[in-house]
RNA sequence: UGAGUUUGAUCCUGGCUCAGAUAGAACGCUGGCGGCAUGCUUAACACAUGCAAGUCGAACGGUAACAGGCCUUCGGGCGCUGACGAGUGGCGGACGGGUGAGUAACGCGUGGGAAUCUGCCUGGUAGUGGGGGAUAACGUAGGGAAACUUACGCUAAUACCGCAUGUGGUCUACGGACUAAAGCAGGGGAUCUUCGGACCUUGUGCUACCAGAUGAGCCCGCGUUGGAUUAGCUAGUUGGUAGGGUAAAGGCCUACCAAGGCGACGAUCCAUAGCUGUUCUGAGAGGAAGAUCAGCCACACUGGGACUGAGACACGGCCCAGACUCCUACGGGAGGCAGCAGUGGGGAAUAUUGGACAAUGGGGGCAACCCUGAUCCAGCAAUGCCGCGUGUGUGAAGAAGGCCUGCGGGUUGUAAAGCACUUUCGGUGGGGAGGAAAAGCUUCUGGCUAAUAACCAGGGGUCUUGACGUAACCCACAUAAGAAGCACCGGCUAACUCCGUGCCAGCAGCCGCGGUAAUACGGAGGGUGCGAGCGUUUAUCGGAAUUACUGGGCGUAAAGCGUGCGUAGGCGGAUGCUUGAGUCGGAUGUGAAAGCCCCGGGCUCAACCUGGGAAUGGCAUUCGAUACUGGGCAUCUAGAGUGUGGUAGAGGGGGGUAGAAUUCCUGGUGUAGCGGUGAAAUGCGUAGAUAUCAGGAGGAAUACCGGUGGCGAAGGCGACCCCCUGGACCAACACUGACGCUGAGGUACGAAAGCGUGGGUAGCAAACAGGAUUAGAUACCCUGGUAGUCCACGCCGUAAACGAUGUCAACUAGUCGUCGGGGACUUCGGUCUUUGGUGGCGCAGCUAACGCGUGAAGUUGACCGCCUGGGGAGUACGGCCGCAAGGUUAAAACUCAAAUGAAUUGACGGGGGCCCGCACAAGCGGUGGAGCAUGUGGUUUAAUUCGAUGCAACGCGAACAACCUUACCUACCCUUGACAUCCUCGGAACUGGGCAGAGAUGCCUGGGUGCCUUCGGGAACCGAGAGACAGGUGCUGCAUGGCUGUCGUCAGCUCGUGUCGUGAGAUGUUGGGUUAAGUCCCGCAACGAGCGCAACCCUUGUCCCUAGUUGCUACCAUUUAGUUGAGAACUCUAGGGAGACUGCCGGUGACAAGCCGGAGGAAGGUGGGGAUGACGUCAAGUCAUCAUGGCCCUUAUGGGUAGGGCUACACACGUGCUACAAUGGCCGGUACAGAGGGCAGCAAAGCCGCGAGGUGGAGCAAAUCCCAGAAAACCGGUCGUAGUCCGGAUUGCAGUCUGCAACUCGACUGCAUGAAGUCGGAAUCGCUAGUAAUCGCGGAUCAGCAUGCCGCGGUGAAUACGUUCCCGGGCCUUGUACACACCGCCCGUCACACCAUGGGAGUGGGCUGCACCAGAAGUAGGUAGUCUAACCGCAAGGGGGACGCUUACCACGGUGUGGUUCAUGACUGGGGUGAAGUCGUAACAAGGUAGCCCUAGGGGAACCUGGGGCUGGAUCACCUCCUUU
Repeated sequence: UGAGUUUGAUCCUGGCUCAGAUAGAACGCUGGCGGCAUGCUUAACACAUGCAAGUCGAACGGUAACAGGCCUUCGGGCGCUGACGAGUGGCGGACGGGUGAGUAACGCGUGGGAAUCUGCCUGGUAGUGGGGGAUAACGUAGGGAAACUUACGCUAAUACCGCAUGUGGUCUACGGACUAAAGCAGGGGAUCUUCGGACCUUGUGCUACCAGAUGAGCCCGCGUUGGAUUAGCUAGUUGGUAGGGUAAAGGCCUACCAAGGCGACGAUCCAUAGCUGUUCUGAGAGGAAGAUCAGCCACACUGGGACUGAGACACGGCCCAGACUCCUACGGGAGGCAGCAGUGGGGAAUAUUGGACAAUGGGGGCAACCCUGAUCCAGCAAUGCCGCGUGUGUGAAGAAGGCCUGCGGGUUGUAAAGCACUUUCGGUGGGGAGGAAAAGCUUCUGGCUAAUAACCAGGGGUCUUGACGUAACCCACAUAAGAAGCACCGGCUAACUCCGUGCCAGCAGCCGCGGUAAUACGGAGGGUGCGAGCGUUUAUCGGAAUUACUGGGCGUAAAGCGUGCGUAGGCGGAUGCUUGAGUCGGAUGUGAAAGCCCCGGGCUCAACCUGGGAAUGGCAUUCGAUACUGGGCAUCUAGAGUGUGGUAGAGGGGGGUAGAAUUCCUGGUGUAGCGGUGAAAUGCGUAGAUAUCAGGAGGAAUACCGGUGGCGAAGGCGACCCCCUGGACCAACACUGACGCUGAGGUACGAAAGCGUGGGUAGCAAACAGGAUUAGAUACCCUGGUAGUCCACGCCGUAAACGAUGUCAACUAGUCGUCGGGGACUUCGGUCUUUGGUGGCGCAGCUAACGCGUGAAGUUGACCGCCUGGGGAGUACGGCCGCAAGGUUAAAACUCAAAUGAAUUGACGGGGGCCCGCACAAGCGGUGGAGCAUGUGGUUUAAUUCGAUGCAACGCGAACAACCUUACCUACCCUUGACAUCCUCGGAACUGGGCAGAGAUGCCUGGGUGCCUUCGGGAACCGAGAGACAGGUGCUGCAUGGCUGUCGUCAGCUCGUGUCGUGAGAUGUUGGGUUAAGUCCCGCAACGAGCGCAACCCUUGUCCCUAGUUGCUACCAUUUAGUUGAGAACUCUAGGGAGACUGCCGGUGACAAGCCGGAGGAAGGUGGGGAUGACGUCAAGUCAUCAUGGCCCUUAUGGGUAGGGCUACACACGUGCUACAAUGGCCGGUACAGAGGGCAGCAAAGCCGCGAGGUGGAGCAAAUCCCAGAAAACCGGUCGUAGUCCGGAUUGCAGUCUGCAACUCGACUGCAUGAAGUCGGAAUCGCUAGUAAUCGCGGAUCAGCAUGCCGCGGUGAAUACGUUCCCGGGCCUUGUACACACCGCCCGUCACACCAUGGGAGUGGGCUGCACCAGAAGUAGGUAGUCUAACCGCAAGGGGGACGCUUACCACGGUGUGGUUCAUGACUGGGGUGAAGUCGUAACAAGGUAGCCCUAGGGGAACCUGGGGCUGGAUCACCUCCUUU
């Protein structure tokens, strides 16, 4: 401190996710030791058992038990001593310990306050006199199962009650009144004695009071969770007076009086929650938490209540009610672990029914001492933090094994082994601090005292006190000996390979992996990280500036209320004085301890413990300062407003008037149509329409002017005139004197549609009807048409109510229009200037970009509103409003990893512009119809091998399937194999014959003995054997190389540097011209360059040079014949040159590139043709040409043989051939090519055959010989429009040739046969000149087989106005929700499955309001009933008290009626998610009817239609403005 994830890529917005730290944790795997901590977060669920609060004999009567002593009649007795059960009494059980249910509160925190109490403790003052009556225990007698209890009798006190005294205290009418106490223990010289003591003294206790300390109670300011879908709450309520009550103020309580009190600064209600110091996190600010430790509070089975007491409404006390549990003799009783252990239960989950009071502390006691589950220790748990160890050094043959491999090796790896060394921890044995100081006893000194007692303080001596503990620590011994795992390895994120699996199994925090080569699954090897732990899960903070105080936003991403007015609130001009609230400074108090931080100290270190300091942002008090803010006072005029004079205006309301047009009605003229559309039809019309003329009626709206013109807050406003009325602007002065800005709630206005009542209704027009369109058409189009549109009154309150931009104020370059007003100058055209609006462009600046830019989206200030991922959803529920429609406010569950904005590059568009192409058009000839050939599909088959499948498969691979080929099928055989390398053995190799068999093959039998040699053997070949291996046209072209097709011979595709942009990218490459061309020129933030284009290459067209055989022949000879002599001129051949470059002229263009025309020329603007195919696209084609990774087969998917199949045939398609005829067929005759091929070959002449062919074998390895007769053409004849003298299929017979072999299944010949077909529907193909068309010839393959393919020449046209349209392509531009790129994307209903949720007759719980009934225990009041020791009284009796009864209050409980919340519910509504379901096609391009918003109606559905609005609409045109020249 960041990273991953939206996109083809980019920037932004924005969510999701990760890396960190932490935990009272849990789970999985693993586990050596120690120290220090921590350990029911869930059921405040229920609890067996034990323990957790007692103590005091120095308060008391006493003596149940124990010990001692004494006495004894040995039965026992004596409290005499140590002591002590039970009891009376005192103190303590209000502390300590637990828990967090309740509580949103003066509960807690912090700081203050006054009207209080305070046992024990400290200091002080005064006192402690004298009496009385009871009662437990105990005894006796009863009741009861028990718990327990009753009656009578005895007795003590520091128990209880009077009296006295009154320092004091309380009350007071100021006279007075009221009010205490207790003793006990030790010691003791006199004196007295009833021998107990009195008395004295010390100590201690007691009483009263004054203080203190400590603790507690009460009050106040401030702070303290969420919800407004909780907005009003309150009757003792708020205050007063009087009284009561309390320790104490107070409605705390009662009576009376008043009508208050709280609340938007959030009352009331609901939900949740103990609060704090602190803890975790964070840079901080914050956020989250409130275990352990510490402070406070609350609670103690649930609810209520009081008693006692200094203190309680009391965890281990009491009473009552309730639930539960236990005992019971059924009558009645007992209990409360949220003390420590422990049990059950719940739960993912949390320990021992341990030891000790040794220490610290607490209670009681004079003390010894007792008690203490407080506490200190131990046990269990890796729950956490900290520390240590599991060895160290050396050791290369880089061992073995594992894994990988390119087979060489690499890696595990100095790792191991081996050698040397050490011994922490653990083990065994031995030693061994500190935690312990006291108390007690004794002694010394001092104090008190009459005292050398006692007691107190200090010192010395002595005697002991340890749960932990088999402790810490130290020493010795033995041995490397006993001690390593877990997670991860696609990116984020450190770490990579092999095998298995094959969208399966599985993984996954996010993105995402897995469909046969998975670094992502599982295993292994290796590696990385941490380490007695490691991972996972959960939770919190962080990262997240993702709630933004620090520190965010709102034009288009989520986000400005539709607009004004205005309340509270917030903020507010200038000057002076004052105040000192805010603010600032100093001081004081407080801010507990612990913790955090700093500096030290102690455990060997650390964790941990400990001393000191700092800090604790706060609160309070006080002193000071006075600039700023606030308060007060005074003054001012710059903000704001008023007055005066003018100006413009569709500003608003009302009344009236006008003309044009539509429609209707009446009448006239007039006749057959009108109307409507893409085309039609419905409709109207001979009962006279439409058209036209005249007249009339009625409603609605106001052409031109008209304008990025005006006015208004917005919605909105448009003829003219009148009346009423709001606002704005300008000018110059005068006046008021901050009167201002904003504005939560509130209130007013608010398009269209819609609603109510009543009118009105010409046109238009939801719904509706009909006609079309269509697959359908609930639409678009047409004909009609009702609400509505209009008016009045009243509702509604929403719109893309938009500038998607809240209002106000200030500041910050300009320039050009325009509307309103003013001023100066003027040549009267205008120019300059000022002010208020309204527009365009633009600097700085801002912005993610687009853009905004003095009318800001710039720089600032004030106030308000709003946003926080997408969907669910502006929906549900609730509230408010509405007649309704609905509006407003406004969630959650669930679900996704995105959704969005701007811009970029492409692609696409039933967008636009420009341009090209046999693309169309203009032509010529075809295909599609027939027969046949051939290929394909399909079908068939044992097999019909395989591949190619829109263009770009289909006369394609195949430039030749009878066998072979051959890959297929059937049958029969072989298994180291038909073929390669290696090893061993044998043999030359090779070859003849016979038999069996379809053959492969098997068996038998002859011939033959080679070459080299260092004599060992070796090479080649053959046979046999074993294994490594061979072999595969088996799979994957979606693992690949290579090759190829296609867009396309289209003109494009890129790079370097520079520049622009945050960036993707752009520029260059766009623009103006031009070209076949990104060809060239000009311009230009570009300048250059590369691959393409062109050229260079081949061929063809003209000429020249050279050469002259096998080619040629003009001249001279020769001759049947260039045959020969001869010639080298010509043709030709094949080498080399020339030539063409817009070079020249004219025109045009921009003085360019170029274009047009012309001249010359064999050829003219690329002369014709070919080769040549940019970056790339199609996972295009090919694993069957070849090569090749992986997988598969291995007596078979390999190899051999024979036969069959690839040649099948209802049918469909492609490509061709031949035709349908007279521009022809047939017969006869006569011409003229080019380019090729030829020795296992081409083959001449001659002869034979009608012919295919046979025979023959000259010549030729070829400019020489041969194939080889070119054909159409031309000349002559015939046929005469017919299924023919066209056409030749099919079939029969007879043959020829090739070949081992023509049955399946060749070609050709002859004779005979003579099918369809008379120019071909929809549709469709080729071609722009030596082209189409037509005619023949050759070649490859090949034994044979050509209508195919590749070439060759002969004859030889027509047409192109042109670019609107179809197809394809190029460039520019535009829109886009596409990027797998329109064969894209995508919406809704319906059907199925699952999920959560709303409604729902209701049903069942929880909480709660109100009204009423009821009333335990208790307290208070009353009391006429019963009882009664102390005091008074001679007595009667009184006073006082207890019980009972009663009244008030009140818990539980009950009844009725509401509210709220949770669960559930037949059925039902929508929503979400799912595999490739169904129906359509709504949206994205002008998405094929532009879309969207509000509203209304309609419809299976997306949607359609009406009204109004918006541009977040393409295209074209027009207008205006700006910039440049």